Overview
A computed fold for a 503-nucleotide part of an RNA from a metagenome, annotated as small-subunit ribosomal RNA, 5' domain. It matches the Rfam family "Bacterial small subunit ribosomal RNA". Model confidence (mean pLDDT): 86 of 100.
[in-house]
Context: one part of a larger RNA
């Protein structure tokens, strides 16, 4: 002197862009945050229309719309930092030890058959959440069976390669293993196998606060051999056999913390720091567990235990804001239960479309940056008035008054975007906003802190070691430039100061 996600005090006109629950990972009312697809599929409802009719009705088709089977998506995106000192992150290798939905290329095929079942109906049960039978049906839902370009497995071979197991390649034989169909006829799917690409598991080598008033630590512990298990190595788990394995270069044990890229300081080295943006990690009331996927051990998905808060007909049931508003509580402290899917983006769908508290945008708050504004020019009997005073006067002070004038911001009026992916139809929350013209009228708009010295600014009166000041020195006990006012001054100005931190 710079700096903050700042609080507090006095004060407070505009606008632009940012930013805003730092504590109780303490508990939530209320709404809304993940749904799409009828171009897989059966069926229910209602409209509309047509064919046939016994005139009751029965078939069709087309629209809508309900659940409901089924696909895909829900593992993304948002939220937090509680735990984690850890291959958690960062960086630099490695996978010859692995996956990889949707997407791109490439080569092959999509054959025949079959039994369910939810919903509809019909019965029961139970306050309710929902549960049981029974009957009947549908598939791009489930099975079986063929076919095998190929793909696993085994086994040979290679003049080909490799850091070691091994990789690649080529050949034989045996087993084993596929599919689904819609259509508006244009295609869109289906399986199988190569290759890519993206995304990701794994393991290495380097770097990653304190505390030695923590010195030894260890039994799946350290290696082996064999077996399970994974996508995959592996003590990852298991039987067995050795008896090893880390450790003053700090194990091990406590205590602190999410990591980075950055961000503040700082000539710089370094020190502190990790909000908001980014990229990775952990975590979802608590503490476990697996299902189901391409992928999860799963924020608005299941089970168990457990705390707690609701509904019961007392027998039983729901829940889960560390998603966005909001609430209550702790606290110096942190907003709206607002608008849209116009735009970007993401899901679902052939598309129209739906959904989208992601996102775009408005409201709040001087909380930070940055801009502007509160007027400009002239005006001297240097007015009144206030305060000093040697009672001459000085000073406020060209300040005001007056005069002549501008028209930013605020305010009326009147036009009005860009953002839209326009060559055309349609399509903008912000928004009648920004921006332009025009109109009145100096009119609406200045505080704050300081003035003994460090440190720029000084006098009066009141108090009289009181009552008060202070960041050090230290000021006050009758003239206090240091307390309280006034007038003056000095800084800084929509702000000033305090006060916490960092450098």
């Nucleotide at each position: 002197g710079a700096a903050u996600g700042a609080a507090c005090g006095c004060u407070g006109g505009c606008g632009g862009c940012a930013u805003g629950g730092a504590u109780u990972a303490g508990g939530c009312a209320u709404g809304c945050a993940a749904g799409u697809c009828g171009a897989a599929c059966g069926a229910g409802g209602u409209g509309u229309u047509u064919u046939c009719u016994u005139c009751g009705g029965a078939g069709g088709a087309c629209a809508c719309u309900u659940a409901g089977u089924g696909g895909c998506g829900a593992a993304a995106g948002g939220g937090u930092g509680a735990g984690u000192a850890a291959c958690a992150c960062g960086u630099g290798a490695g996978u010859a030890a692995c996956c990889u939905g949707c997407c791109c290329c490439c080569g092959a095929a999509u054959c025949a058959g079959g039994g369910a079942u939810a919903g509809c109906c019909c019965c029961g049960g139970g306050a309710a959440a929902c549960c049981g039978g029974g009957a009947u049906u549908a598939a791009u839902a489930c099975c079986u069976g063929a076919u095998g370009u190929g793909g696993u497995u085994u086994c040979a071979c290679g003049u080909c390669c490799g850091c070691a197991u091994g990789g690649c390649g080529u050949g034989a034989g045996g087993a084993c293993c596929a599919a689904a169909g819609a259509u508006c006829c244009g295609u869109c799917g289906u399986u199988c196998g190569g290759g890519g690409a993206u995304g990701g598991g794994c393991u290495c080598g380097c770097g990653c606060c304190c505390c030695a008033u923590c010195a030894g630590c260890u039994u799946g512990u350290u290696g082996g051999c064999g077996a399970g298990g994974u996508a995959a190595c592996g003590g990852c788990u298991c039987a067995c056999c050795a008896a090893g394995g880390c450790u003053g270069a700090g194990a091990c044990g406590g205590g602190u913390a999410g990591c980075u890229g950055g961000u503040c300081u700082g000539a710089g080295a370094g020190g502190a720091u990790g909000g908001u943006c980014a990229g990775c990690c952990a975590c979802a009331c608590u503490g476990g567990g697996a299902c189901u996927g391409a992928g999860a051990c799963a924020c608005u998905g299941c089970c168990c235990a457990g705390a707690c808060u609701c509904c019961u007909a007392c027998g039983g049931g729901a829940g889960g804001c560390u998603g966005c508003a909001g609430u209550c509580g702790a606290g110096a402290a942190u907003c709206u239960u607002c608008c849209g899917c116009a735009a970007u983006g993401g899901g679902c769908g052939c598309a129209a479309g739906c959904c989208u508290g992601a996102c775009g945008g408005a409201g709040c708050g001087a909380u930070g940056c940055c801009g502007c504004g509160u007027g400009a020019g002239g005006g001297a009997u240097g007015a009144c008035g206030g305060c000093c005073u040697u009672c001459g006067g000085g000073u406020u002070g060209u300040a005001a008054a007056c005069c002549u004038c501008u028209g930013u911001c605020a305010g009326a009026g009147g036009g009005g975007a860009c953002g839209a992916a326009g060559a055309a139809u349609g399509u903008g929350a912000c928004g009648g906003u920004a921006c332009c013209c025009u109109c009145a009228g100096a009119g609406g708009a200045a505080g704050c802190c300081a003035c003994g010295g460090c440190u720029a600014a000084c006098u009066a009166c009141g108090u009289g070691c009181c009552a008060g000041c202070a960041g050090c020195c230290g000021c006050g006990g009758u003239a206090a430039u240091a307390c309280g006012u006034a007038g003056g001054u000095g800084g800084c100005g929509a702000g000033c100061g305090u006060u916490a931190u960092u450098c």